[in-house]
Context: one part of a larger RNA
């Protein structure tokens, strides 16, 4: 000097990205326990008190006994008494408040990520009538299923509560006994070449007719992929604009939420929290570029999740020190 421990005056997070690490709490009995809530919870909430040994008295249970009663264990009250310290060691929850995300238990990057990611119960849509749809296989065949639409498959969302607006122009999907278009095949006028005894044969080209799915056309469909506007005038100070005009569009963003895990300007404005806050919370709305199962907004409980604050606690720090052990150093 380093590592691992123990202890520390006064202060107590001033440390730091951040209380990381450490400290503190801790058992049992009794008292007591808020908001909120899906009435189950929250809850060991929080916050208090007691705990040794001995004596006396009482109670309960079990065993024994015909019974009186005896023994053991547990427990309550009163009194006495010892230690600095009685859950005397070890083991053994720190707590509270607010917000975000995800309902929850669960799963995951074996070896840098455990999460807000995945899954989930629940919701919705589409396909599927059985030789089912879907899938594997070149095929035979197999899974689905020794199942049968309350089935099976595919996709999205993700408990629960309140809800889920407008757009079918584009892309997709579905439907469509009409019409248009499109292949080979089939039918078939005609033309050219060649041959010749021929009004014929052969070869090539081929109008036209008949035509499948498809495509066009038409219609439906957004819990399908997706999308959801400008400019401008206007009210008794000013400001704002309920109201009007105009252009474009398939339709112009509804309810909600909103400087947000989304806000560039931005450390937005105001309030609150601090002596002081680019943080946190509440509110406003000027949403660069929110928004409704690509789900929107809430939500008790839950979380080794993320942000902020408070109490307790401490060598994290002011500011380091001492001690123990192991190394480090010298010699062998």
């Nucleotide at each position: 000097u380093u590592a691992u421990g123990u202890u520390g005056a006064a202060g107590g997070a001033a440390c730091u990205c951040g209380g990381c690490a450490a400290a503190a709490u801790g058992a049992c009995u009794c008292c007591g326990u808020a908001a909120c809530u899906u009435c189950g919870g929250g809850a060991g909430a929080a916050g208090g008190a007691g705990u040794g040994a001995c004596u006396u008295u009482g109670a309960a249970a079990a065993g024994g006994g015909u019974a009186a009663c005896c023994u053991u264990u547990u427990u309550a009250a009163a009194g006495u008494u010892g230690u600095c310290a009685c859950a005397a060691a070890a083991u053994c929850g720190g707590g509270g408040a607010c917000a975000g995300c995800g309902a929850c238990u669960g799963u995951u990057u074996a070896c840098u990520a455990a999460a807000a990611a995945c899954a989930c119960a629940g919701g919705u849509u589409u396909c599927u009538g059985c030789u089912a749809a879907u899938u594997c296989g070149a095929g035979a065949g197999a899974a689905g299923a020794u199942g049968u639409a309350u089935u099976g498959a595919a996709a999205c969302u993700g408990a629960c509560g309140c809800c889920u607006g407008c757009c079918c122009a584009g892309u997709g999907c579905u439907g469509c006994a009409a019409g248009a278009u499109c292949a080979a095949a089939g039918g078939a006028a005609a033309a050219a070449g060649u041959u010749u005894u021929u009004u014929g044969g052969c070869u090539u080209u081929a109008a036209c007719c008949c035509u499948a799915a498809u495509u066009c056309c038409c219609a439906g469909u957004a819990a399908a992929c997706g999308g959801c506007g400008g400019c401008u005038g206007u009210a008794a100070c000013u400001c704002u604009g309920a109201c009007g005009g105009u252009c474009c569009u398939a339709a112009g963003g509804u309810a909600g939420c909103g400087a947000a895990a989304u806000u560039c300007c931005u450390u937005g404005g105001c309030a609150u929290u601090u002596a002081a806050u680019u943080g946190g919370u509440g509110u406003c709305c000027u949403g660069c570029a929110u928004g409704a199962a690509u789900g929107g907004c809430g939500u008790a409980a839950c979380g080794a999740c993320u942000g902020u604050c408070c109490c307790a606690c401490u060598g994290u720090c002011u500011c380091c020190a001492a001690c123990a052990u192991a190394a480090a150093c010298u010699c062998a």

A computed fold for a 332-nucleotide part of an RNA from Nitzschia anomala, annotated as large-subunit ribosomal RNA, domain IV.